[in-house]
Molecule: transfer RNA
Organism: Trebonia sp.
RNA sequence: UCCCGGGUCGUCUAGCCGGCAGGACAAGCGGUUUUGGUCCGCUCAACGAGGGUUCGAAUCCUUCCCCGGGAG
Numbered sequence: 001u002c003c004c005g006g007g008u009c010g011u012c013u014a015g016c017c018g019g020c021a022g023g024a025c026a027a028g029c030g031g032u033u034u035u036g037g038u039c040c041g042c043u044c045a046a047c048g049a050g051g052g053u054u055c056g057a058a059u060c061c062u063u064c065c066c067c068g069g070g071a072g
Stems, first nucleotide, its partner, number of pairs: 001071007010025004019055001027043005048064005
């Protein structure tokens, strides 16, 4: 320098046929319990950045940034 894959709540991850961003763990609150733990309920919290297409973009196009792999 070129090619391929990836970047989503604090963490791991689903959604990528364009149409309300979901789950688990963690955290907070409550219930249960003598307390803690377990269990149950609820809550909190996210699309790497800019631009474009579209009524509508995590998803499509484009330029960057970051991570991993490969070629030279």